[in-house]
RNA sequence: GCCACCCUAGCUCAGUGGUAGAGCACUCCCUUGGUAAGGGAGAGGUCGUGGGUUCAAAUCCCAUGGGUGGCU
Numbered sequence: 001g002c003c004a005c006c007c008u009a010g011c012u013c014a015g016u017g018g019u020a021g022a023g024c025a026c027u028c029c030c031u032u033g034g035u036a037a038g039g040g041a042g043a044g045g046u047c048g049u050g051g052g053u054u055c056a057a058a059u060c061c062c063a064u065g066g067g068u069g070g071c072u
Stems, first nucleotide, its partner, number of pairs: 001071007010024004018055001026042005048064005
């Protein structure tokens, strides 16, 4: 220098056009003499950034930042 892939909740990851989810973690409650385990409820995300297409974009297109791998 060229190519491919990844970036979504505190962490690990789903979600491939129609109002964004799971597990763990966190908060509250139930259960216990108390703790752990277990059960229930809840909070938490301008989907890396900026544009474009569309009635509608995490999703499609362009640019750009960061990361991983490959080729030279």
The RNA shown here (transfer RNA) has 72 nucleotides and comes from a Phycisphaeraceae bacterium. It was read from a public genome assembly. The prediction has a mean pLDDT of 82. NCBI's taxonomy places the organism under Bacteria, Planctomycetota, Phycisphaerae, Phycisphaerales, Phycisphaeraceae. Rfam family: tRNA. About the family: Transfer RNA (tRNA) molecules are approximately 80 nucleotides in length.